[in-house]
Record summary:
Model confidence (mean pLDDT): 79 of 100. A computed fold for an 81-nucleotide RNA from a Limisphaerales bacterium, annotated as Fluoride riboswitch aptamer (crcB RNA motif). It was read from a public genome assembly, where an Rfam model found it. The organism belongs to Limisphaerales, within Bacteria.
């Protein structure tokens, strides 16, 4: 210097909020006494059929406010008052 392991923090897991978890990412660039700003990373559901310039197009159908678990909210069926 450089890779990794580990904790602590931040950000992310197809629709909002909150608590606990699990997993994935945390690297640049610019200006500063300090700390601001940008960009990047993890993210961006599923299944059939057609096309097909080979990775993306086009039509159909589904499931779901959770990655998981609770709980609050919205929204949809169904009873009852």
């Nucleotide at each position: 210097a450089a890779u990794u392991u580990c904790c602590a923090c931040g950000g992310c897991a197809a629709u909002g909020g909150a608590g606990u978890u699990u997993g994935c990412c945390g690297u640049c660039c610019c200006a500063u006494c300090a700390u601001g700003g940008g960009a990047a990373a993890a993210c961006c559901g599923u299944c059939c059929c057609g096309a097909u310039u080979c990775a993306u197009c086009g039509g159909g159908a589904c499931u779901g406010a959770u990655g998981a678990c609770u709980u609050c909210u919205a929204c949809c069926u169904g009873g009852g008052a």